[in-house]
The part of an RNA shown here (small-subunit ribosomal RNA, central domain) has 349 nucleotides and comes from an uncultured prokaryote.
Context: one part of a larger RNA
RNA sequence: CUGGGCGUAAAGCGCGCGUAGGCGGUUAGUUAAGUUAGAUGUGAAAGCCCCGGGCUCAACCUGGGAACUGCAUUUAAAACUGGCUAACUAGAGUAUGGUAGAGGAGAGUGGAAUUUCAGGUGUAGCGGUGAAAUGCGUAGAUAUCUGAAGGAACACCAGUGGCGAAGGCGGCUCUCUGGACCAAUACUGACGCUGAGGUGCGAAAGCGUGGGUAGCAAACGGGAUUAGAUACCCCGGUAGUCCACGCCGUAAACGAUGUCAACUAACUGUUGGCCGAAUUUAUCUCUUCUUGACGCAGCUAACGUAUUAAGUUGACCGCCUGGGGAGUACGGUCGCAAGACUAAAACUC
Numbered sequence: 001c002u003g004g005g006c007g008u009a010a011a012g013c014g015c016g017c018g019u020a021g022g023c024g025g026u027u028a029g030u031u032a033a034g035u036u037a038g039a040u041g042u043g044a045a046a047g048c049c050c051c052g053g054g055c056u057c058a059a060c061c062u063g064g065g066a067a068c069u070g071c072a073u074u075u076a077a078a079a080c081u082g083g084c085u086a087a088c089u090a091g092a093g094u095a096u097g098g099u100a101g102a103g104g105a106g107a108g109u110g111g112a113a114u115u116u117c118a119g120g121u122g123u124a125g126c127g128g129u130g131a132a133a134u135g136c137g138u139a140g141a142u143a144u145c146u147g148a149a150g151g152a153a154c155a156c157c158a159g160u161g162g163c164g165a166a167g168g169c170g171g172c173u174c175u176c177u178g179g180a181c182c183a184a185u186a187c188u189g190a191c192g193c194u195g196a197g198g199u200g201c202g203a204a205a206g207c208g209u210g211g212g213u214a215g216c217a218a219a220c221g222g223g224a225u226u227a228g229a230u231a232c233c234c235c236g237g238u239a240g241u242c243c244a245c246g247c248c249g250u251a252a253a254c255g256a257u258g259u260c261a262a263c264u265a266a267c268u269g270u271u272g273g274c275c276g277a278a279u280u281u282a283u284c285u286c287u288u289c290u291u292g293a294c295g296c297a298g299c300u301a302a303c304g305u306a307u308u309a310a311g312u313u314g315a316c317c318g319c320c321u322g323g324g325g326a327g328u329a330c331g332g333u334c335g336c337a338a339g340a341c342u343a344a345a346a347c348u349c
Base pairs, nucleotide, nucleotide: 004320005319006318007303008302012317014201015200016199017198021194022193023192025088026087027086028085029084030083031082033081034080035077036076037075038074039073040072041071042070049065050064051063052062053061054060091191092188093187094186095185096184097182098181099180103177104176105175106174107173108172109171110154115149116148117147118146119145120144121143125136126135162169163168206247207246208245209244210243211242215241216240220236221235222234223233258316259315260314261313262312263311268292269291272288273287276284277283298305299304322349323348324347331342332341333340334339
């Protein structure tokens, strides 16, 4: 070097875009770098290996051969890979016409509810719990009616429904905007796949500046419980949760399953679209994209998975190598900080 793996045992980067690199469709011609064959030169001796010889044998010494799998030059071959030329359309993409959607950004707007405030009615309790108490209330609470303010979230619809690369996205309307799907043609003509570095996005919490604050609520205070109770339960309550801008860059960021492509039984539901048929309404058939259930072969340690593969293959990247020490120390990079990323060893079992 080759040989093993990564759903749950150690192991798929949280997710995209993309540089270098790696890999790459069909046909014809050409070239001869890789490739293959021959020739020549070289590949010191010793050693190794084979056949002999010499010390009584052996070790040892010694003769011959083979080998030295390599390199260079040269001649030839042209299937495959590469280069070049010409062409193609099955990959990829563009155009035209439609379709569905909580995809994204900004602006506006609506109703229910909670809370507070003002006013009316009204009187002694309310609230809370396993039971209580703290708390609120005769300075008129709770309840109820009317009005106002303000913030946050959008019941029903709602669905293993939809959209998005992932994180994620849900009242309604408008503006701007990304992607997907379907059908039939036309066009470009391999323009492709992956992707070390790099770069962008990235829940919640947290941080900075300035706003906002209804409800909820770390911390904190009080009441209970308890042997204690720095908790679970109750009454309060500040950061925060919300907005703008800027950081942070992590999650059981999960399908614990990298991306792309091809192939491999059936059956059944479902979203979007197209074609066709009919008792033109519900419906049926075919096809395509999506999303589920079940299940054969196969795979798997088993569980399970099974055309949305964990099956059979190919391309490229990432990662793993006993447990602890440790995702730590040190160093470096990044960050305002919190910390993140990279990442050991001694020692020990």
Source information: The full RNA is in RNAcentral, with records from ENA. It matches the Rfam family "Bacterial small subunit ribosomal RNA". Its family is annotated with structural constituent of ribosome and ribosome in the Gene Ontology.